């Protein structure tokens, strides 16, 4: 340093649901939780999702378009890493 994760050991993390909070939503963030994860550490670069406040276009009271907003627990990628085994 390179692959692999069947067993073990010490931690880690923390979906859904309640809650309180923040946001225009989508979502964040905090407490309970305990589905799951060896990268379920990190970064929005490259696809993909989600919102659509503003903005635009129809239009006359609603309807479509957009991301500068979001998700790394959708994937690729990039950096960084713990144990065992080889």
């Nucleotide at each position: 340093u390179g692959c692999a994760g069947a067993a073990a050991a010490g931690g880690g993390u923390a979906a859904a649901a309640c809650u309180g909070u923040u946001g225009a939503a989508a979502g964040g963030c905090a407490g309970u939780g305990g589905c799951a994860c060896a990268a379920a550490a990190u970064g929005a670069c490259g696809g993909g999702c989600c919102u659509a406040a503003g903005g635009a276009a129809g239009u006359u009271u609603u309807u479509u378009c957009u991301a500068a907003g979001g998700c790394g627990g959708c994937c690729g990628c990039a950096u960084u890493g713990c144990c065992u085994g080889u």

The RNA shown here (c-di-GMP-I riboswitch aptamer) has 86 nucleotides and comes from Alkalicoccus sp. The source organism's lineage runs through Bacteria, Bacillati, Bacilli, Caryophanales and Alkalicoccus. Rfam family: c-di-GMP-I riboswitch aptamer. About the family: GEMM was predicted in a large-scale screen for bacterial structured RNA regulatory elements. The sequence was found by an Rfam model in a public genome assembly.